[in-house]
RNA sequence: AAGGUGACUCGGGAGAACCGGGUAGCCCGGUGCCGAAGGAGCAACCGCCCCGGAAACUCUCAGGCCAAAGGGACCGCUGUCACCCG
Numbered sequence: 001a002a003g004g005u006g007a008c009u010c011g012g013g014a015g016a017a018c019c020g021g022g023u024a025g026c027c028c029g030g031u032g033c034c035g036a037a038g039g040a041g042c043a044a045c046c047g048c049c050c051c052g053g054a055a056a057c058u059c060u061c062a063g064g065c066c067a068a069a070g071g072g073a074c075c076g077c078u079g080u081c082a083c084c085c086g
Stems, first nucleotide, its partner, number of pairs: 003084006010076003017031006032065003038061001039059003045053003
């Protein structure tokens, strides 16, 4: 140098309601629904095997359920920074 990891920038990015009341936007109540922030649980599996790490599975505490906005696991590409390796 190339490569790997993480963060940032850029792009893509799903799912899920109705009723009633009030209302400028929006808010409140009832019931229901969604899973891809986060959180929690089980577990295949893995390890240095005492113990620990563990999902896109499960739960829905949180969050979300017209559009917009925002958020968004994950993926892609360019650039920047840091670390590892060399």
This is a predicted structure of an 86-nucleotide RNA (Glycine riboswitch aptamer) from Cognatishimia activa. Model confidence (mean pLDDT): 76 of 100. The sequence was found by an Rfam model in a public genome assembly.